The part of an RNA shown here (large-subunit ribosomal RNA, domain I) has 598 nucleotides and comes from Nocardioides silvaticus. The prediction has a mean pLDDT of 81. The full RNA is in RNAcentral, with records from Rfam.
[in-house]
Context: one part of a larger RNA
RNA sequence: GGCGCAUGGUGGAUGCCUUGGCAUCGAGAGCCGAUGAAGGACGUGGGAGCCUGCGAUAUGCCCUGGGGAGUUGGCAACCGAGCGUUGAUCCGGGGAUGUCCGAAUGGGGAAACCCAGCUGGAGUUGUGUCCAGUUACCUGCACCUGAAUGAAAUAGGGUGUGUGGAGGGAACGUCGGGAAGUGAAACAUCUCAGUACCGGCAGGAAGAGAAAACAAUAGUGAUUCCGAGAGUAGUGGCGAGCGAAAUCGGAUCAGGCUAAACCUCAUAUGUGUGAUACUCGGCAGGGGUUGCAUAUGGGGGGUCGUGGGACCGGUCUUGUCCAUGCUGCCGUGUGGGCGCAGAGUUAGAAAUCAUAUCUGAGGUCGAAGUCCGUUGGAAAGCGGUGCCGGAGCGGGUGAUAGCCCCGUAGACGUAAGGGUGUGACUCUGUUGGUCGGUUUCCCAAGUAACAUGCCACUCCUGGAAUGGUGUGUGAAUCUGGCGGGACCACCCGUUAAGCCUAAAUACUUCUCGAUGACCGAUAGCGGACCAGUACCGUGAGGGAAAGGUGAAAAGUACCCCUGGCGGGGAGUGAAAUAGUACCUGAAACCGUGCGCCU
Numbered sequence: 001g002g003c004g005c006a007u008g009g010u011g012g013a014u015g016c017c018u019u020g021g022c023a024u025c026g027a028g029a030g031c032c033g034a035u036g037a038a039g040g041a042c043g044u045g046g047g048a049g050c051c052u053g054c055g056a057u058a059u060g061c062c063c064u065g066g067g068g069a070g071u072u073g074g075c076a077a078c079c080g081a082g083c084g085u086u087g088a089u090c091c092g093g094g095g096a097u098g099u100c101c102g103a104a105u106g107g108g109g110a111a112a113c114c115c116a117g118c119u120g121g122a123g124u125u126g127u128g129u130c131c132a133g134u135u136a137c138c139u140g141c142a143c144c145u146g147a148a149u150g151a152a153a154u155a156g157g158g159u160g161u162g163u164g165g166a167g168g169g170a171a172c173g174u175c176g177g178g179a180a181g182u183g184a185a186a187c188a189u190c191u192c193a194g195u196a197c198c199g200g201c202a203g204g205a206a207g208a209g210a211a212a213a214c215a216a217u218a219g220u221g222a223u224u225c226c227g228a229g230a231g232u233a234g235u236g237g238c239g240a241g242c243g244a245a246a247u248c249g250g251a252u253c254a255g256g257c258u259a260a261a262c263c264u265c266a267u268a269u270g271u272g273u274g275a276u277a278c279u280c281g282g283c284a285g286g287g288g289u290u291g292c293a294u295a296u297g298g299g300g301g302g303u304c305g306u307g308g309g310a311c312c313g314g315u316c317u318u319g320u321c322c323a324u325g326c327u328g329c330c331g332u333g334u335g336g337g338c339g340c341a342g343a344g345u346u347a348g349a350a351a352u353c354a355u356a357u358c359u360g361a362g363g364u365c366g367a368a369g370u371c372c373g374u375u376g377g378a379a380a381g382c383g384g385u386g387c388c389g390g391a392g393c394g395g396g397u398g399a400u401a402g403c404c405c406c407g408u409a410g411a412c413g414u415a416a417g418g419g420u421g422u423g424a425c426u427c428u429g430u431u432g433g434u435c436g437g438u439u440u441c442c443c444a445a446g447u448a449a450c451a452u453g454c455c456a457c458u459c460c461u462g463g464a465a466u467g468g469u470g471u472g473u474g475a476a477u478c479u480g481g482c483g484g485g486a487c488c489a490c491c492c493g494u495u496a497a498g499c500c501u502a503a504a505u506a507c508u509u510c511u512c513g514a515u516g517a518c519c520g521a522u523a524g525c526g527g528a529c530c531a532g533u534a535c536c537g538u539g540a541g542g543g544a545a546a547g548g549u550g551a552a553a554a555g556u557a558c559c560c561c562u563g564g565c566g567g568g569g570a571g572u573g574a575a576a577u578a579g580u581a582c583c584u585g586a587a588a589c590c591g592u593g594c595g596c597c598u
Stems, first nucleotide, its partner, number of pairs: 001597009015583001016548002020519002022516007029508002031168002039101003042055003046079002049075003061095006070083003106115003116135007137165002139162007172203001173201005183190001187237001213220002224251005234242002255500003258444001262300010277290001278287002280331006305478001307443004311437006319338007339430006352424008363412003369385001370401001371384004386403002388392001394406003449473008459485001480495005535542002555582001558569004
């Protein structure tokens, strides 16, 4: 030095475990903010630090419901001092306080700092000082002022007032902008894709939505979503690719309100005449610009495609009382009360209360062995022998427990709040329906349509309809207009240029519950552990490692070696080769002892 056997060190694989993750499902909730948010800084405990909580009333204060014996949060003990059956700590609900920064808003500013004005108060002989409140900008409304310009008006300025705005938020929504890598086996039209990304705005959903729709000689009857139709019809350097609809089957179902004609009232402007017009109609009396036209605003009316409405006439149909339209009579209209009928807070107006019932936070009850023996450190194991079960899901307890503990099945309970019913309450109607007439009036305008430049549609300009839009031109009112894929005719459908509308649908920052042929510490979130930390970077940003003594600290009193570390005895424990470098403890690597060979 090699080989072999044995025994150690180092190291932290493997096995077992799980406080943490991942995914899905079902419920809930779906916003927070000038009444100062989200997120932070700095403080705050009897005793240093960090985390959690809280805010100078600072590990907390007040009220209230629950609960019932301990307690002063965690790392984390120890000491001290307290609190508690006159009910503490703790768990719900409501309130108070809430430094400084931050939209940050009195002014400034290198966030958590600096410096002010005004009003009221404290203090001082007085000044300095302190406390409370208030003072940003934009905007709606009201009022006061007020130029250019003589008046009026406007711009502008100011005061008051508004639970008006601002800022934040994971995804989902809608609108406005809008790529490229890629594919086409190159590449330019095309594709990727109206995707990613950026911006505006909103809601718990949003958007869409009650046919100027589809269809085809038969019909359907708002929208949305799902399955088929169908990778079909189409489109396409007819390449790569892109890609419908009718219709059928389901989910869910809900329909409403205006504009205009006409009537009427108010205001403004213009204009008219002298008793004509007007004053609800007729007659009589009276009034004297009350008239007429235009514009604006309010009320009634009206809302549709077998066209509808206005206007005029007829007919059918629920009341009663009061007031009123210059006066009287006869007619007739308008307003109000009661009664009657209908509807309602998700659209079409909008609040509140009572009552009944259900739900609802913290919470409450909840069966049956600690029986005998045995192994063991320990029984829940094994052998006997009982019991419960609407509960044999699960977790814990010194190994594997239906009956030991927490629970589980099942049952109970209330505040605020919420749902539903009824009644108050509010609103609407008290006239509406129907028939006929006349073509007298109305039926959404810089709109439809056309030309041109583009876009969206399965549709890349094509024979290119349809929908939208920039520019230019520019209609009609039902004998009207639009569509049915150039265009024309016939036929059919529909009624644009105003508005609102629940549900079925999308998503999950967040809360609760459940589940897993999901992971088990190089896995699973980056993060099981004080992690978006340490650390790196000027910055945007990047971004770790690190779990396990034991059933219980019983964490080795005492003696010995040593400066200490560390070790030897002794002791604890079932075990110490379980000794805080701690379960198991592989390999590489490094030793020691013995044997053999050289």